[in-house]
RNA sequence: AUUCGCCCUUAGAGUUUGAUCCUGGCUCAGGACGAACGCUGGCGGCGUGCCUAACACAUGCAAGUCGAACGGACCGAGUGGAUAGCUUGCUAGAAACUUGGUUAGUGGCGGACGGGUGAGUAACACGUGGAUAAUCUGCCUGUAACACCGGGAUAACACCGUGAAAAUGGUGCUAAUACCGGAUGCCUUCAAUAGAUCGCAUGAUUUGGUGAAGAAAGAAUAAUUGGUUACAGAUGAGUCCGCGGCUGAUUAGCUAGUUGGUAAGGUAAAGGCUUACCAAGGCGAUGAUCAGUAGCCGGCCUGAGAGGGUGAACGGCCACACUGGGACUGAGACACGGCCCAGACUCCUACGGGAGGCAGCAGUGGGGAAUCUUCCGCAAUGGGCGAAAGCCUGACGGAGCAACGCCGCGUGGGUGAAGAAGGCCUUCGGGUUGUAAAACCCUGUCUUAUGGGAAGAAGAAAGUGACGGUACCAUAGGAGGAAGCCACGGCUAACUACGUGCCAGCAGCCGCGGUAAUACGUAGGUGGCAAGCGUUGUCCGGAAUCACUGGGCGUAAAGGGCGCGUAGGCGGUUAAUUAAGUCAGAUGUGUAAUCUGCGGGCUUAACCCGGAGUUUGCAUCUGAUACUGGUAGACUUGAGUGCAGGAGAGGGCAGUGGAAUUCCUAGUGUAGCGGUGAAAUGCGUAGAUAUUAGGAGGAACACCAGUGGCGAAGGCGACUGCCUGGACUGUAACUGACGCUGAGGCGCGAAAGCGUGGGGAGCAAACAGGAUUAGAUACCCUGGUAGUCCACGCUGUAAACGGUGAACACUAGGUGUGGGAGGUGUAAUACCUUCCGUGCCGUAGCUAACGCGUUAAGUGUUCCGCCUGGGAAGUACGGCCGCAAGGUUGAAACUCAAAGGAAUUGACGGGGGCCCGCACAAGCGGUGGAGUAUGUGGUUUAAUUCGAUGCAACGCGAAGAACCUUACCUGGGUUUGACAUCCCGCGAAUCCCUAUGAAAAUAGGGAGUGCCCUUCGGGGAGCGCGGAGACAGGUGCUGCAUGGCUGUCGUCAGCUCGUGCCGUGAGGUGUUGGGUUAAGUCCCGCAACGAGCGCAACCCUUGUUGCCAGUUGCUACCAGGUAAUGCUGGGCACUCUGGCGAGACUGCCCGGGUCAACCGGGAGGAAGGUGGGGACGACGUCAAGUCAUCAUGGCCCUUACAUCCAGGGCUACACACGUACUACAAUGGCAGGUACAAAGGGUUGCCAAGCCGCGAGGCCGCGCUAAUCCCAGAAAGCCUGUCUCAGUCCGGAUUGCAGUCUGCAACUCGACUGCAUGAAGCUGGAAUCGCUAGUAAUCCCGGAUCAGCAUGCCGGGGUGAAUACGUUCCCGGGCCUUGUACUCACCGCCCGUCA
Repeated sequence: AUUCGCCCUUAGAGUUUGAUCCUGGCUCAGGACGAACGCUGGCGGCGUGCCUAACACAUGCAAGUCGAACGGACCGAGUGGAUAGCUUGCUAGAAACUUGGUUAGUGGCGGACGGGUGAGUAACACGUGGAUAAUCUGCCUGUAACACCGGGAUAACACCGUGAAAAUGGUGCUAAUACCGGAUGCCUUCAAUAGAUCGCAUGAUUUGGUGAAGAAAGAAUAAUUGGUUACAGAUGAGUCCGCGGCUGAUUAGCUAGUUGGUAAGGUAAAGGCUUACCAAGGCGAUGAUCAGUAGCCGGCCUGAGAGGGUGAACGGCCACACUGGGACUGAGACACGGCCCAGACUCCUACGGGAGGCAGCAGUGGGGAAUCUUCCGCAAUGGGCGAAAGCCUGACGGAGCAACGCCGCGUGGGUGAAGAAGGCCUUCGGGUUGUAAAACCCUGUCUUAUGGGAAGAAGAAAGUGACGGUACCAUAGGAGGAAGCCACGGCUAACUACGUGCCAGCAGCCGCGGUAAUACGUAGGUGGCAAGCGUUGUCCGGAAUCACUGGGCGUAAAGGGCGCGUAGGCGGUUAAUUAAGUCAGAUGUGUAAUCUGCGGGCUUAACCCGGAGUUUGCAUCUGAUACUGGUAGACUUGAGUGCAGGAGAGGGCAGUGGAAUUCCUAGUGUAGCGGUGAAAUGCGUAGAUAUUAGGAGGAACACCAGUGGCGAAGGCGACUGCCUGGACUGUAACUGACGCUGAGGCGCGAAAGCGUGGGGAGCAAACAGGAUUAGAUACCCUGGUAGUCCACGCUGUAAACGGUGAACACUAGGUGUGGGAGGUGUAAUACCUUCCGUGCCGUAGCUAACGCGUUAAGUGUUCCGCCUGGGAAGUACGGCCGCAAGGUUGAAACUCAAAGGAAUUGACGGGGGCCCGCACAAGCGGUGGAGUAUGUGGUUUAAUUCGAUGCAACGCGAAGAACCUUACCUGGGUUUGACAUCCCGCGAAUCCCUAUGAAAAUAGGGAGUGCCCUUCGGGGAGCGCGGAGACAGGUGCUGCAUGGCUGUCGUCAGCUCGUGCCGUGAGGUGUUGGGUUAAGUCCCGCAACGAGCGCAACCCUUGUUGCCAGUUGCUACCAGGUAAUGCUGGGCACUCUGGCGAGACUGCCCGGGUCAACCGGGAGGAAGGUGGGGACGACGUCAAGUCAUCAUGGCCCUUACAUCCAGGGCUACACACGUACUACAAUGGCAGGUACAAAGGGUUGCCAAGCCGCGAGGCCGCGCUAAUCCCAGAAAGCCUGUCUCAGUCCGGAUUGCAGUCUGCAACUCGACUGCAUGAAGCUGGAAUCGCUAGUAAUCCCGGAUCAGCAUGCCGGGGUGAAUACGUUCCCGGGCCUUGUACUCACCGCCCGUCA
């Protein structure tokens, strides 16, 4: 190196939108910590523990030791015996000597180590690698040599003093391994000198002789030890250098011992380290200086890594020791527990003066969210002194406190379903807590008690243990003493109930909470972790969100306005050389610990130990030479020059020209001109506008003119001349990489603006006036000054845009156009090729998409500029520039969870196109004015029950409130209830009467027994009464919890789906387009092909007709009868009735049209192009309406919000609105006569005929359960008469009197009748409604509800019009398209001011 094998290794989510993709920020899940806080807390091991005030410190301890260096002193012992006492042989006992112990002083060594802290320091302080030929090194090791002779002091001590003390003075004595002189000199140093070897520049090493200088100390003992001079080693230290590691340019210039030299001094040692003299240098955009911050590293945390953060504990270095300065001693210090000076502070004081330094170990106060015992021991390890014994050691070894961290263990195990009780939930069945508990059988870790009991202790032995009676072992006993914290809307594992009701509160982000909250609080349950669990803070990660690995700049943030060019960066072809970069190997170093893997030791683990890997780095040596660089050559294709051409609004200066506007003069001419949506201001009889002629002056250059040309950009447009820049084409003569880019710098740079001086026709900010308007400091109009123009200077910005920096190379084409060149060719336009510009379309590719696409936004290279969420803000401060205006550079506090780009669906537009609708228009009739009816609002009230409220509430729920209804009010009653089910007792049910009462009801009396079964005792069904409780009941609330039903857009033509295709996606296509239709109706076309719900048709009715049927209908024919009549027999032809059929389909013809769909016209036909009408209402919208039709979740009431009764109310009345009726009259009113319907209803009913009443109606009563009888007279119409324009013979309100009917009852509060009364009203302001044909208008008829009550509602028929040019406008709707910052969708969004 290859192959094989093994190991390690990169995760996302929420949040902008109606939805989508992208950009982009915010937030979360992970790990870590010298932590803190809240709740909780059994044990052990190993670690860790003032991060803040380098704030101040009481007290004790932390550095002493050596008597084997020295003289003393003291205390003993021994020898000794002066001397004294007397009891004369006893006692005491001095000097001297010997010896043991203690130690104040002299002296030696050590207090420069060990221990603490991180204030300062941005520095050779640190790290790493070198240098020291520029250095020192006590104790230790080795080698060589030596230690001779002398001297004078001084502490201690004694005496005398001073002082409060601390301390200190004088005199006198004394010793040494203290101090000094001399000698000796292996050796060392120095001086001059003669050589040798080597190196890295200065130089280093070394040999020979000569001269000068330089030592010492003894102690104890007979084992030793100390001293001196040198050399060497080891260790430690000093100094110098390369490289490396913070922020700010809103800090750009800094420096006089400064930079260098010479000489001297100084140091262990080089050096401006210091001094004198000389020179004028040195540093800086590769960031000096200044400012801010900070001890540095091994490491630690995180990360896939690269990185980012950090510098606690452990280890290395540095710095500091109350603050600042200084030296002394010493091998070593400018010295933490030494000295001196100054300062602050504290303490003592006799006020004169002194003492002190915990950032050593404990400890105190203070600060703070916060960090421990004034412990034991030198037994071990290590250090100092000593010959040693030993002494000292808050280093260290241990223990204590703290869940502060890591690790380990325990709080029990097995069996155990009646799935206990209790709790919680419940659809009331049950579910869950849950084998969980209880119960039974076990175990004995930890804890507790007792007994035993270490290793750690060594070099031959002995001795020596703080920890500690600790670890550990054994025994005993008993489940006994040992579980909490957080979460449960999504992210994110885990759900229910109750309480609360935008309150209380939660919240990391999004966001929850306004009466059904899995989001607040509590409970039950569940999930997670566990002696801990959460919260807060900080760091990394996720964040590819500063992007080296690994981002961007057309529109999201981002290309400098444009050029020239300095530094810098990058750079064509070729051969040689070098070896700086680059690559390979080796050597040294990269401390230990940490980390990784292996092995081992504590019962395991944490922890500890061993050896290995790693330590990605730096240095040196050797080698390689492709590429980059250096050096000196060569080349021509990059670049430039020359020569030959043509094009151009390129620039500057000077001159010239015509058209037009305005003004002036003169003429003609007369009443207006001008201006606007319409006007007015303005001009004009002093003659305007118009028109003719002449003149003056300034500015701009019609046509040509073209996504045509030129220029770097800004920009440049009449013509001529002069001066001048650049590009292009052809050629290939010359130079030979001379190139590209370009931070700073310099220049150019629209319009507006500024300065000075000119000029000024038109236009025109400001300003004035007129309009518009709610206002109009605007848009419109009439005027009008700066300015616009010229010269010279300044400003230096624009949507200075292609929103796209410059240069080079490469990567399909097609088609225009401008300027050249070449080829071919024609009568000519042309055609082919090529270069440079300028446009469009488009492939690959790119892009979030839109789009770009050889003129790139493609693929690459080089260089520059710029961006890093929105707002604050291009603002403030500072600097620079400017005359000013202002420009340039350019933040932060605070605040938000978005801001944004592109595209999509809708909605909207006083956008566009096409089309429809009684939408407008054309018509007819109304409403709005009057009176009345009715509904509503409002007001009133004990109550005026409730609901409906733009269209789409308001003659609506209500198809009918006197009681009832009735839900409301007042009053009187009832409480298992007026109504349902279950249980017990009694009684059949039921009916009648009396009393009280307003009634409900209460009290009492009487009549009366049925049905089914039967074992004849009785039982059952049903009903009534009484009793107990489960329960009933509620027109109480929520239509925003709901079902059902309904309205509306709208009978508008739409709304969707499957598959396919297109798009990253939302989504699109289909459904768009060309025609056509009432219609998404149909045809044609088409990346669509089909399908569904809608449309249409099928259904009902009406219009024509055939067949069948023929009573209650009909009556042509036959017969009978009557005053008359289908009245009767016969008949079913007709009408009619009601079943079944037929018929209409653009089927036929002509024309148009795409040989289509379809349209226009025509024929036939009862009907013609959906024949008329009805029922029928897509996906959805409006939280539309209804909890009071009904049903229903939840909540609420339960002697009442339930229920019964009487009376009242829903009918009120200054007023306002809606909907209707009746009118205002002659197309009419009144009176008389007369004609023609349809559709309905009727036994609690319709009621004929007859009689009575003016009439409403009454009496009597035929018929009819209905094609038979009745309601039932249709009315307008027609005929005749009258009224004659009047508030009337119009109109009928209101009121009075008298009645009728219904009903228990017409007072509040019914309808009708008769007589009398006779309001308002003479056609209705603004505004507004309906209707397109059997329609509007007008006229009557019927029905439901209903005892009675209709001007309302639902139906029926009679009479029966006018108009539609057309789609500009109003309203509503459909399709396509366009813009959008709207999507709660324009009743949107949103800006400013004020509160």